[in-house]
Context: one part of a larger RNA
Order: sequence, then C1' cells, then structure tokens
RNA sequence: CUGGACGUAAAGCGUGCGUAGGCGGACGUUUAAGUCUGAUGUGAAAUCCCCGGGCUCAACCUGGGAAUUGCAUUGGAUACUGAACAUCUAGAAUGUGGUAGAGGGUGGCGGAAUUUCUGGUGUAGCGGUGAAAUGCGUAGAUAUCAGAAAGAACACCAAUGGCGAAGGCAGCCACCUGGGCCAACAUUGACGCUGAGGUACGAAAGCGUGGGGAGCAAACAGGAUUAGAUACCCUGGUAGUCCACGCCCUAAACGAUGUCUACUUGUCGUCGGGAGGGCUAAACCUUUCGGUGACGGAGCUAACGCGUUAAGUAGACCGCCUGGGGAGUACGGCCGCAAGGUUGAAACUC
Repeated sequence: CUGGACGUAAAGCGUGCGUAGGCGGACGUUUAAGUCUGAUGUGAAAUCCCCGGGCUCAACCUGGGAAUUGCAUUGGAUACUGAACAUCUAGAAUGUGGUAGAGGGUGGCGGAAUUUCUGGUGUAGCGGUGAAAUGCGUAGAUAUCAGAAAGAACACCAAUGGCGAAGGCAGCCACCUGGGCCAACAUUGACGCUGAGGUACGAAAGCGUGGGGAGCAAACAGGAUUAGAUACCCUGGUAGUCCACGCCCUAAACGAUGUCUACUUGUCGUCGGGAGGGCUAAACCUUUCGGUGACGGAGCUAACGCGUUAAGUAGACCGCCUGGGGAGUACGGCCGCAAGGUUGAAACUC
C1' cells in the first nucleotide's frame, strides 16, 4: 500500500460559512499529459529460476537461457481521465407571483401574580413540619379592602404543533431584517459537492466595567433530624439570576447517528403550499411537492433495534478509533484578566 470500524462496545469536530486540496452533468471537435501497445538503447557480474556439463553423488564449480516487473528515446492507439475550444439544460442559481412560522434585532404597550410601602376594617395569633423549633406578631402581624411603587416571568391558547445551521426561540403591537416552501413560466449556462488550515456563531455557570434587584437562591447563619449531619427538611440570606458593553468557548452542545447526491414494498396521523372532484361556500374525497411523527416489509445489525427523515443499496469529501488504568494528567506551544480552554505524551501497572 491493500485491509477493518465509528446509534448503544474505542470512535462523527457543538454548528455554519469558506481557502487550498479532493471529487464532479450532457453532446461534439482538437490535443495526446495520464492510460494501452510496438521498436531501439540501457537495466554490470555473481545470486534466484529453467535446460545442460564437471568433481563416483551432493554441497560446490561451470556453459547457455530466462528473469531483471525499471528508466530513456521513438513509432502508433484514443474508450476512459486530463487540457483547449464550441454547444446544451436534467444539477445549481436568479427573476416574477403567492404563502406559513415562539427565526433574529430595536422600541413601545398590557394583564394576572409575588414582594414592599401608605391608608381603612379587625384581634391574637401567623408561619412552617413527619412532628417541631428557629422566624414574624399587642410598637397591632396573619386575614381582608383601597391605593402606590418596583423587578422578573408571560397562565389558558399549547400540540410526538411551528421556526432556526446549531446553541436556541413563546403576552400584544410597530419598525428593521435573515431563511424556507409552493406554482407557472422566463433568464444564466455546471456557476456544483465536500472542505485540512481559517473564520463566524455558540446553553448554563463564570469573569470585567456600569446599572438594576421583586421572586428565587450557591456561599453563609440559625432551627431541626442524626451516633455524627460540614446533607436531605424548615426559617433567613449574599453573589448570581435581569439590562448594556466586553470576555470566556465548555456540555449527556444527544438522534450519543458528519455533510451532499441517487436508488429501494407499505399503512396510519399531523403541519405548510398546489391541482382536480364535491361546490355558492364548507366539511369531505383523490392526487402532488415540502416538513414532522407512529408502526412496520425487504435488507441490514452481535443483539437491541434501524427501516424512503435508514443504521438498506451505492458514490464524493471531511473528521475520528486501535485494550483498561495512569490521563484528558505532565511537559511544551497557542489562547484567556482569571477560572481555565485547546493541542496532548511517557514511565509504571493489570
């Protein structure tokens, strides 16, 4: 090199965009670099292999051949790959018309609830638990009514429902803005796929500066429980949770399943479009395109299971794995304010 894997055994980068590279639709002409073929030169000898010869045989020695799978030059072949040119529309993209949506950003508005404050009514308890206690309350609490303030989150609708590349996204309205899907045509004419490096985004927690702070709540304090209780339960409570800007860059970042394309029996839901029937309209029926689910066929799989949303059948490209522990550690590099992240061993041991 050939070869085996990656849902759960070790193994898919958290996710996009994209550079180099790899791979790439149809038809034709030219070329002849790859490719195939002939010739010539060269590829030392010995060794190996084949056919002979010589030591009585063999080892050994020896003659001839073959081999030396290579390189160079030259003549040809042209299916495939490459290169150049020309053409095409099935891939891709753009335009036109519609359409669904918690997709993103900014500003404004709303009601319920919680807490606090003010005032009224009212009186001895409230709260909490398995039971209690700490705690709150005659300086008038809890309860109840009215008013005010503040911050945070948006019940019902609500759904194996929708949108987004992923993280994720939910009260209402306006503005700005990305992507998707459908229909019929038109336009460009392979403009494509993947993607080492790179770059952007990236939950929560955490960090910096400045705000904000209702509820909740690491740390912390107290009360219980217990042999103890640095816990589980209770009463409090600070960072934090919220906002702006700047960092951090991790996760069971999960479908534990990389992206793209093609092909391969079905049944039943659901979401968004289109067409036909039913038609005045609707329910409904048939069909088609795109999503999202359940169950299952062939096939696959160690089994579980997967099964047109594949883990089936194939192709292109990238990433990754190679016994357990040591260890995602040490050292070094890079990044970070730090916390730490990333890259990532060995001795030793079973």
A computed fold for a 350-nucleotide part of an RNA from Halothiobacillus sp., annotated as small-subunit ribosomal RNA, central domain. Rfam family: Bacterial small subunit ribosomal RNA. Its mean pLDDT, the model's own confidence on a scale to 100, is 91. The RNAcentral record of the full RNA draws on ENA and SILVA.